[in-house]
Context: one part of a larger RNA
RNA sequence: UGACGGGGGCCCGCACAAGCGGUGGAGCAUGUGGUUUAAUUGGAUGAUACGCGAGGAACCUUACCAGGGCUUAAAUGUAGAACGACAGUUUGGGAAACCAGACUUUCUUCGGACGGACUACAAGGUGCUGCAUGGUUGUCGUCAGCUCGUGCCGUGAGGUGUCGGGUUAAGUCCCAUAACGAGCGCAACCCCUAUUCUUAGUUGCCAGCGGGUCAUGCCGGGGACUCUAGGAAAACUGCCAGCGUAAGCUGUGAGGAAGGUGGGGAUGACGUCAAAUCAGCACGGCCCUUACGUCUAGGGCUACACACGUGCUACAAUGGCCGGUACAGAGGGCAGCUACCACGCGAGUGGAUGCGAAUCUCCAAAGCCGGUCUCAGUUCGGAUCGCAGUCUGCAACUCGACUGCGUGAAGUUGGAUUCGCUAGUAAUCGUAUAUCAGCAAUGAUACGGUGAAUACGUUCCCGGGCCUUGUACA
Numbered sequence: 001u002g003a004c005g006g007g008g009g010c011c012c013g014c015a016c017a018a019g020c021g022g023u024g025g026a027g028c029a030u031g032u033g034g035u036u037u038a039a040u041u042g043g044a045u046g047a048u049a050c051g052c053g054a055g056g057a058a059c060c061u062u063a064c065c066a067g068g069g070c071u072u073a074a075a076u077g078u079a080g081a082a083c084g085a086c087a088g089u090u091u092g093g094g095a096a097a098c099c100a101g102a103c104u105u106u107c108u109u110c111g112g113a114c115g116g117a118c119u120a121c122a123a124g125g126u127g128c129u130g131c132a133u134g135g136u137u138g139u140c141g142u143c144a145g146c147u148c149g150u151g152c153c154g155u156g157a158g159g160u161g162u163c164g165g166g167u168u169a170a171g172u173c174c175c176a177u178a179a180c181g182a183g184c185g186c187a188a189c190c191c192c193u194a195u196u197c198u199u200a201g202u203u204g205c206c207a208g209c210g211g212g213u214c215a216u217g218c219c220g221g222g223g224a225c226u227c228u229a230g231g232a233a234a235a236c237u238g239c240c241a242g243c244g245u246a247a248g249c250u251g252u253g254a255g256g257a258a259g260g261u262g263g264g265g266a267u268g269a270c271g272u273c274a275a276a277u278c279a280g281c282a283c284g285g286c287c288c289u290u291a292c293g294u295c296u297a298g299g300g301c302u303a304c305a306c307a308c309g310u311g312c313u314a315c316a317a318u319g320g321c322c323g324g325u326a327c328a329g330a331g332g333g334c335a336g337c338u339a340c341c342a343c344g345c346g347a348g349u350g351g352a353u354g355c356g357a358a359u360c361u362c363c364a365a366a367g368c369c370g371g372u373c374u375c376a377g378u379u380c381g382g383a384u385c386g387c388a389g390u391c392u393g394c395a396a397c398u399c400g401a402c403u404g405c406g407u408g409a410a411g412u413u414g415g416a417u418u419c420g421c422u423a424g425u426a427a428u429c430g431u432a433u434a435u436c437a438g439c440a441a442u443g444a445u446a447c448g449g450u451g452a453a454u455a456c457g458u459u460c461c462c463g464g465g466c467c468u469u470g471u472a473c474a
Stems, first nucleotide, its partner, number of pairs: 001474002003471003007468007015458002019421004026313008034304002043052001064299002067296004076122005083115002087104007106113002124288002127286003133282002135277003138273001140271001145184006151160003164175003190265004195233007205222002209220003236259001239253001240251004315414001319373007331362003336355002340351004380411001385406007427450007
């Protein structure tokens, strides 16, 4: 100087408390460990691995396994010597890859061009080392800290500044001060959102005027309104009152759409963990070279006495089922989204039309209004299994999703424990997208609808910041 203390002081955080909903019990989905296996490829492992990389494992992917092939090889270049092919059609073997054969087959200004095959040189490796590395990332932590120049103090390591008194979300600001200044962080500048004005009205809108329809902004028209998307304004403790030297704090104060960081996002200082990644990529070293390279058909990554994590669905009446009826936002669409019509109980199928889309389309559910069920393993719950189908795709056996009929398991609110959340939040309800032929999506990422309870307080648990103290630790 740090680090540590079941030392002290001050302070903060869904850290505790106060509340709401979960986890741990059940079934299933998914990831991991273990076991098994020819292989169940490999990585990630307290917090910071375990619905993680993977934002799509039937083949491919694919790296794994047991077979069958190739050896300049899948690609590209240079040089050499030769050829007229390459390719297409076809025969035989084969699971394919591939192997063996047959037929057809270049241009030319004769210099060559083009083409593949051969030879030589450069290949290739998801093989090892993340403890050789770059780059990127997690975490402490969006915590308020981390440093420098000059000066001063100290023999020196180093200190001071950065401490003290207040204040703040903040090393934020004020006062004081052997310090005076500065940098990286904080804040602000950026984006979305809440209000108003203005500009512009098409594909959006329709108040007033006219036309038309069974009906609909459908048409003429209009720019008022909604909305769209460019510009501008607006919030600064600016004003008032109280407290305070000041910074600032308090106020159901005024005004205002919004009030003290208005709400949300992006943004992550010096560094820590030899943290993660050589399998995104790049790269040093080492290793393989008729194989640890490469092609191919099949299998595996989907196994299953078990253990754990993360989820979904439930155990019901604030509910289930049936009928009727209303209201979003965001996003996607041509190898696509499909109105509408017909058929089918349905998944869908057959037609048909619009739209490369503010124009057409995908397109809501909880809710509301009626009816029924009456507390039961049930009209709860839907696992499992049987049969029959639909769709995608060369192909659904291993191993896809969905539909119909039948079957109807566990489960009656879950021990110790443990997690999330402070407001348009939790809870609950559905919608969309990426990936994608299809889908194991109950995942992830977005979007809106309905919409709470509680916070006395900081004694305690956890993590963190500042000052101080002890230390046989570095």